[in-house]
């Protein structure tokens, strides 16, 4: 120079005119006049990195200031962070990549149970099909050999599969075998050394070889009550009641059950009525800056700042002029952590490989 | 806002973790002047390594489990 691999930023700037919502301030007009209403100045703010999908977590509100128990649901290497989490970091194991780095629902398979299709004898304390051996009977052929059959011993060989109950070599043997021994792999059992810990490194002893699969049931361990701003409070205003069923011998309630706590209306049908307004509501696990801690995530002090809150639901428009660009993906509806997707085109900075050159 | 359930041939649809099966249709013959109708035949016509898409367990994935992406239905 070239490819590549993390992270972090930015999401058009600026003027000018028009237009739209929030509150503040001032005029004008209305009205059923301690008050709300309409319109029009001025002035402040006015979407996002994802406001999205709602996949997790919480806050907040109600329902017993959320109880106990079964069920059910999640989570699943460590240690930390956190308000909490499956989010996030650092580290540990395993896998993939030449490497920078990348991905792993990553407890337990000697508590129990299932399942392992074809193939193949034999799929879990398993198995002699074909081969080896020994030995017997029978024929051929004359002392051994080959052919059939019968017992039996053998997991060294072949052959089936994804997976056949360590692996190499030696000695052993009729032929074979962890049957013995040496290396190696693994397990376990006691033990040093490091580490908070997951674990990692060593040296001893046992022939001790045990299949896999729990993203199959299950078993450990920790968590999880339930319902959602259409939660909930309050104000105003309409209207018309009936039948039925079950209820202080406890209906409803606490969205599976039981207990156990409330305790007085419930529940269906018919049939009227209303489509209002205040609140919750946005100053918060808040934002930028410095400095401290810490490998990080994150936490602490300090100073400073206010950045939508609507309710048929508001950010757009032309002009100009910059720059490589005509500009992506997209728009708040109770509010925060995360995580996932969509998404033009730059810019920054770490690290790696391959060339070339000093 | 809360909750459910579907995605497999052009079209309706099955399948226990173990060769993705059916009907409807398609494509060839006969009949007929043509053509619909019918009848025969065609499964090696159609899923062209495959169940929507992408990655995981697993010997094996439509099927289990993660993720998304589309559709559909319930409740307030």
């Nucleotide at each position: 120079c070239g490819g590549g691999u993390u992270g972090g930023c930015c999401a058009g700037g600026c003027g000018a005119u028009c237009g739209c919502g929030u509150c503040g301030u001032c005029c004008u007009c209305c009205c059923u006049c301690c008050g709300g209403g309409a319109a029009g100045a001025c002035g402040u703010c006015g979407a996002g990195g994802a406001a999205a999908g709602u996949c997790c977590g919480g806050a907040c509100u109600c329902c017993a200031c959320a109880g106990g128990g079964c069920a059910a649901g999640g989570u699943g290497g460590u240690g930390g962070c956190u308000a909490a989490c499956g989010a996030c970091c650092a580290c540990c194991c395993g896998g993939g990549g030449u490497g920078a780095c990348c991905c792993g629902c990553g407890g337990g398979a000697c508590a129990g149970u299932g399942c392992c299709a074809c193939a193949g004898a034999g799929a879990a304390g398993a198995g002699a099909c074909c081969g080896c051996c020994u030995c017997c009977c029978g024929g051929c052929g004359u002392a051994c050999g080959u052919c059939g059959g019968a017992a039996g011993g053998u997991a060294a060989g072949g052959g089936u599969g994804a997976a056949a109950c360590g692996g190499u070599g030696a000695g052993g043997u009729a032929a074979g075998a962890g049957c013995u021994c040496a290396c190696c792999a693994g397990c376990g059992g006691a033990u040093c050394g490091g580490g908070u810990g997951a674990c990692c490194g060593g040296a001893c002893c046992g022939g001790c070889u045990a299949g896999g699969u729990a993203a199959a049931c299950c078993c450990c361990a920790c968590c999880u009550g339930g319902a959602g701003c259409a939660a909930g409070a309050c104000c105003a205003g309409a209207c018309a009641g009936u039948g039925c069923u079950c209820a202080c011998c406890g209906a409803g309630g606490c969205g599976g059950c039981c207990c156990g706590c409330u305790g007085a209306g419930a529940g269906c049908a018919c049939g009227g009525g209303u489509a209002g307004g205040u609140u919750g509501c946005u100053g918060g696990a808040g934002c930028c800056u410095g400095c401290g801690a810490g490998c990080a995530a994150u936490c602490g002090c300090a100073g400073g700042c206010c950045g939508a809150g609507a309710u048929g639901g508001a950010u757009g428009a032309u002009c100009g002029u910059c720059c490589a660009a005509c500009g992506a993906c997209a728009g708040g509806a109770u509010c925060c952590g995360g995580c996932u997707u969509a998404u033009c085109g730059a810019c920054c900075a770490g690290c790696c490989c391959g060339u070339c050159a000093c | 806002g809360c909750g459910g359930g579907c995605g497999u041939a052009g079209g309706c649809c099955a399948a226990c973790g173990g060769u993705g099966a059916g009907c409807c249709g398609g494509g060839g013959a006969c009949c007929u002047u043509a053509a619909a109708a019918g009848u025969c035949c065609u499964g090696u016509c159609g899923a062209a390594u495959u169940u929507g898409u992408g990655g995981g367990u697993u010997c094996g994935a439509a099927u289990c489990c993660c993720a998304u992406c589309g559709c559909c239905c319930g409740c307030a």
This is a predicted complex of two RNAs, RNase P RNA and transfer RNA, with 434 nucleotides together. It holds a member of the Rfam family "Bacterial RNase P class A". The family's RNA type in Rfam is ribozyme.